RNAcentral holds the full RNA, with entries from ENA, Greengenes and SILVA. This is a predicted structure of a 532-nucleotide part of an RNA (small-subunit ribosomal RNA, 5' domain) from an uncultured bacterium.
Context: one part of a larger RNA
RNA sequence: GAUUGAACGCUGGCGGCACGCUUAACACAUGCAAGUCGAACGGUAGCAGGAUUUCACUUUGGUGAAAUUGCUGACGAGUGGCGGACGGGUGAGUAAUGCGUAGGAAUCUACCUUAGAGCGGGGGAUAACUCGAGGAAACUCGAGCUAAUACCGCAUAAUCUCUACGGAGCAAAGCUGGGGACCUUCGGGCCUGGCACUCUAAGCUGAGCCUACGUCAGAUUAGCUAGUUGGUGAGGUAAAGGCUCACCAAGGCGACGAUCUGUAGCUGGUCUGAGAGGAUGACCAGCCACACUGGGACUGAGACACGGCCCAGACUCCUACGGGAGGCAGCAGUGGGGAAUCUGGGACAAUGGGGGCAACCCUGAUCCAGCGAUGCCGCGUGUGUGAAGAAGGCCUGCGGGUUGUAAAGCACUUUUAAUGGGGAAGAAACGGCCAUGUUGAAUAGGCAUGGAGACUGACGUUACCUAUAGAAAAAGCACCGGCUAACUCUGUGCCAGCAGCCGCGGUAAUACAGAGGGUGCGAGCGUUAAUC
Numbered sequence: 001g002a003u004u005g006a007a008c009g010c011u012g013g014c015g016g017c018a019c020g021c022u023u024a025a026c027a028c029a030u031g032c033a034a035g036u037c038g039a040a041c042g043g044u045a046g047c048a049g050g051a052u053u054u055c056a057c058u059u060u061g062g063u064g065a066a067a068u069u070g071c072u073g074a075c076g077a078g079u080g081g082c083g084g085a086c087g088g089g090u091g092a093g094u095a096a097u098g099c100g101u102a103g104g105a106a107u108c109u110a111c112c113u114u115a116g117a118g119c120g121g122g123g124g125a126u127a128a129c130u131c132g133a134g135g136a137a138a139c140u141c142g143a144g145c146u147a148a149u150a151c152c153g154c155a156u157a158a159u160c161u162c163u164a165c166g167g168a169g170c171a172a173a174g175c176u177g178g179g180g181a182c183c184u185u186c187g188g189g190c191c192u193g194g195c196a197c198u199c200u201a202a203g204c205u206g207a208g209c210c211u212a213c214g215u216c217a218g219a220u221u222a223g224c225u226a227g228u229u230g231g232u233g234a235g236g237u238a239a240a241g242g243c244u245c246a247c248c249a250a251g252g253c254g255a256c257g258a259u260c261u262g263u264a265g266c267u268g269g270u271c272u273g274a275g276a277g278g279a280u281g282a283c284c285a286g287c288c289a290c291a292c293u294g295g296g297a298c299u300g301a302g303a304c305a306c307g308g309c310c311c312a313g314a315c316u317c318c319u320a321c322g323g324g325a326g327g328c329a330g331c332a333g334u335g336g337g338g339a340a341u342c343u344g345g346g347a348c349a350a351u352g353g354g355g356g357c358a359a360c361c362c363u364g365a366u367c368c369a370g371c372g373a374u375g376c377c378g379c380g381u382g383u384g385u386g387a388a389g390a391a392g393g394c395c396u397g398c399g400g401g402u403u404g405u406a407a408a409g410c411a412c413u414u415u416u417a418a419u420g421g422g423g424a425a426g427a428a429a430c431g432g433c434c435a436u437g438u439u440g441a442a443u444a445g446g447c448a449u450g451g452a453g454a455c456u457g458a459c460g461u462u463a464c465c466u467a468u469a470g471a472a473a474a475a476g477c478a479c480c481g482g483c484u485a486a487c488u489c490u491g492u493g494c495c496a497g498c499a500g501c502c503g504c505g506g507u508a509a510u511a512c513a514g515a516g517g518g519u520g521c522g523a524g525c526g527u528u529a530a531u532c
Stems, first nucleotide, its partner, number of pairs: 001532004006528005013379006019372002021337001026335003030332003035082003040079002043075002047073003050069008089290003098215007107207002112203007120154001122152002129144006160169003174195006182189002216262003223253003228250008265287004269280004292313005315326004343369001345368003351365001352363004382412004392403004416473001418468005426459001433451007476521005481502003487516005497504002
C1' cells in the first nucleotide's frame, strides 16, 4: 500500500447492489418448513345445494322448523398410487471408502422419449364401519361386514431369463370423455378418443465400481501387516473384487517416508503480488460427509433415510407410577457462549419442484419486504456575487497579521428529503369461445395450431414522470517532532500524560492537555485483529 463475513470508539442525509453466529455439531418454548390424487376404492364425519314427507305461518307466490335421502358440489378419517432419496441446513468426522485431473469395465436406473408386443379369464382376504374388551394416556386386542389400479393363482410368452441346446420358466388393471346403428337384466354391452397397466429393446438423465497422478505438518513416530498378500473353489452383490467363507502358498507395504501422532471437508475460486509465489476456501457453483450420540436393517428405481422405523445411551417432558412422548446443523425465534452477526414479516404474482387429465393444492425452495454505514458504487448537504477586508476569536514587535469572500447582504437554483397528482415493466398463461388440421362411423369428444376478447402482481403509497413551498431538513473524524502533508499561544513541570519506531515531559514542550490556525480523508474517519 492492498484486502476483510470483521469488531471497537466518535460521528451519521439519501439511494442502488451485495453481505450478515467465523464462537457452543451447546440446549431448545412456540408457529410454520411435504404433500397430493374422489378421473384407483369402499364410503359420508363436517359444510353447501337438491329431492321427499310432516308441521306451522301465509292473499297466490312462498317462508320457517323437524325428519329422511350420498342424489349433487365437495370431502374428515381409512385402503390404494406417486412423492417424502429432491429442494433446504451444517462442516462434526475424514489426510483418503474424500476431492481434483485423466482414463476404464464387470453394472443398475422410477418418471420422460422412441420402437415392438400385450392388456384374456378367475379367486380369497382386509382396513374403514358395527359390536365387545383393556388402558390415565399413547394406543391395543377380539368377533362380524365390505371395495379396489391392494393381494394371489390360471391362461398366453419372445429379439426376455436359465439351459445339459432336448427344453423349461416368467406379466398385466383398470379409470374416464363422447356416441349412430345393434343387443340389453336398463346397470350396461358394443364402437371410438384419452390416461393408466404388463413384457422387451434402444436412448436420455442419475447413480454405483475400478485405475493412474496430484493433494498439510511432525523421524523428539522406523518398522507395519494374519483376511494380512496371492491362488483354487463356493457364497454374496445391480456389478469386478478377501466383499465373505473353506483349502493351499507365504506373501504385501516401507527413508521416493510405511505405520503412528497432530491438524484439516476438497475444488472452481478469493486476497495479495510485476511475476514466481504466499495466504485462504464467507457469499455463489460442483463433489463429499453428517442429521441428539452409537448401532441396525425395512420399504423402495433410488436411503441404510434431517422433519421414517427398531435397539442401546445421555438429556428434556407427561403420567393415574403400570407406562409413554421428543430431537431447529430447515425458516423465523429463545436461552447460553462471545469482541460480534438480523424479522416469531408478505406472497406463491414470477422462476422452479411434488401430486393431479385438468382446474387446482402444497412449497420458510424461491421472489420480495424489514433490521444493520457490514462492504462496494452513486448523489447530496447549495450556486453566483459580495471588502466597510464588519463584529467576535487567536497571535502580535501594538503598526498590524490571520480566520477571510469566509459570514452578513444581494441575486438565483431545488437534486435528494417532504407533500400532492400521474404511472410502466416484471403477465406468459390456464380455463371458456371461434376457425383450421388430425384421430374417428361422426358436424360428439380428444389432440395440435391459429384468432378475438377477458382474467391473474406479494413487492406496491413500485421504478419513473410531474406539481408545490423553501436554502429551506443534511459534516464529521483523525492528525500537525522525524519517518509523514500540516505551527503558534496558554496550562503543566520526569508530574499528569503521549508513544508504530526513534523517542517527548525535570519552568520558555511545534511530541502531554486545551485553544486558534493548518493538513488529510469525507458519510464516514480512526483504532485493534488478520493475510499478502